[in-house]
RNA sequence: UAGGUUGGUCGGACGGUCGCGCUUCGCAUGUCGAAGCGAGGAAAGUCCGCGCUCCAUAGAGCACGGUGCUGGCUAACAGCCAGGCGUGGUAAUACGACGGCAAAGUGCCACAGAGAAGCGUAAUGCCCUGCAAGGGGCGAGGGUGAAACGGUGGCGUAAAAGGUCCACCAGCGUGUCCGGCGACGGCGCGGCUAGGCAAACCCCACCGGGAGCAAGGCCAAGCAGAAGCGAGGGACGGCUCGUCCCGUUAUGAGCUUCGGGUAGGCUGCACGAGACAGCAGGUAACUGUUGCCCUAGAGAGAUGACCGUCACUCUGCUUGCAGAGGACAAAACGCGGCUUACAGACCGACCUAGACA
Numbered sequence: 001u002a003g004g005u006u007g008g009u010c011g012g013a014c015g016g017u018c019g020c021g022c023u024u025c026g027c028a029u030g031u032c033g034a035a036g037c038g039a040g041g042a043a044a045g046u047c048c049g050c051g052c053u054c055c056a057u058a059g060a061g062c063a064c065g066g067u068g069c070u071g072g073c074u075a076a077c078a079g080c081c082a083g084g085c086g087u088g089g090u091a092a093u094a095c096g097a098c099g100g101c102a103a104a105g106u107g108c109c110a111c112a113g114a115g116a117a118g119c120g121u122a123a124u125g126c127c128c129u130g131c132a133a134g135g136g137g138c139g140a141g142g143g144u145g146a147a148a149c150g151g152u153g154g155c156g157u158a159a160a161a162g163g164u165c166c167a168c169c170a171g172c173g174u175g176u177c178c179g180g181c182g183a184c185g186g187c188g189c190g191g192c193u194a195g196g197c198a199a200a201c202c203c204c205a206c207c208g209g210g211a212g213c214a215a216g217g218c219c220a221a222g223c224a225g226a227a228g229c230g231a232g233g234g235a236c237g238g239c240u241c242g243u244c245c246c247g248u249u250a251u252g253a254g255c256u257u258c259g260g261g262u263a264g265g266c267u268g269c270a271c272g273a274g275a276c277a278g279c280a281g282g283u284a285a286c287u288g289u290u291g292c293c294c295u296a297g298a299g300a301g302a303u304g305a306c307c308g309u310c311a312c313u314c315u316g317c318u319u320g321c322a323g324a325g326g327a328c329a330a331a332a333c334g335c336g337g338c339u340u341a342c343a344g345a346c347c348g349a350c351c352u353a354g355a356c357a
Stems, first nucleotide, its partner, number of pairs: 001353010012310007020038007027030001040328001044339002047337005052212004064208005069083005084098001085096004099203002105201002107197003118149001124141001125138005150169005155163001170193002172190004177186003216267004225258005232246005274293001276291006312325006
C1' cells in the first nucleotide's frame, strides 16, 4: 500500500417559538399561570431464564418435559467467558443439539443392486480342471447406490483375499506410560476392522409444581340479602298554610347496623441482581470495595412539530457558495439474555500478500 477477519462506541449539537402528558405550587378555581420531569439500543419478537404475587405442596418413586464436549461465571439460563474436538479458510477466524448405536435392547436405511448388516451372497467377471456338459476356488476388477463388510502400495497366489504377511494412513480397543483440574492430546501395544441414523424409540447424567401485575392487597356508591327500630316519611329553594306522592297494624313507607362485594378509587409501581467513575483480584466472563447520582411510571391513550446557527453526507458549479437529506423503531411490574430491524459516523485489535528501510 492492497485485500480480509473481528470487537466496541454513537444514533446529531445549541438556541428560540408553538403543542402534548404527569407531578408540585399559586389563586383570579379554569379550555388558568409558574416550576420540574417526560423512551431505546433495540423500548420490538415474547423465544429462554429469574425476581415478585397468588394457588397447590409430608417424604420417596414413576410418568411427562427440557438440557447435553470440558472447566468456570451467574440469582438463573437454551446466556456469557476460557479451552478441547470436528468442518471450512494460507491465515486472522467462522460455524457446530458436539453424551451413548462392538462389548443394553429394538427399529429404519427409498430407488437401484447378488447383497443395506445376517458372516450372508455372486448375475457379469477372474483362475484351475475338462473335448464339452459340468465340477471346484475367488470376491481383486467392472457394475448398483447417499452409503458395499477398512484405504493405498507391495509381498503372496493357479486366480485372489487382513491373508493372526509388510509399510504408511484411518477407525476401534488397550496401558501401574507422559502432559493437562478436565474435555482431550502424545507415545507404545493389539490385525481387532466392528456400516450409517439417537432433532428414531431408548439408555445415561443433570434440571423442572401451576398461573400470571388484567398477579395480588386495601377502601368501597348502587342493587339484592340479614338483623333491629318503626307510624309516619317525602316533594313544592327559608317560614306558615295548602296541594301532591308513599305508608298507616303491616305482604309495613322510612331509619340504623352487619357481612360478602359490583361500579369506582388507592396500592402493587421504581432505591434497584440500579447507573457512572476510581482502585483491587481474575487470561476473561465476572467479583469485591470506595466515591457519587436518583433517571418515565400512564386511561393499554403524552413524550411532537417548526424556525435559526453549527456539524455531517450527497449533488452542482463560479472553490466558498447554492440546493437536497437524516435510519430502524417507540416504555406499561421489573431485571438478565437471545433473536430480529437499522441511514450514517467513529475508535481499536489481528491476519495475508507485495514494496521500502

Description
This is a predicted structure of a 357-nucleotide RNA (Bacterial RNase P class A) from a Chloroflexota bacterium. It is recorded under the gene name rnpB. Taxonomically the source falls in Chloroflexota (Bacteria, Bacillati). Of the family's consensus pairs, 94% are formed in the model. Rfam family: Bacterial RNase P class A. Its family is annotated with ribonuclease P activity, tRNA processing and dimeric ribonuclease P complex in the Gene Ontology.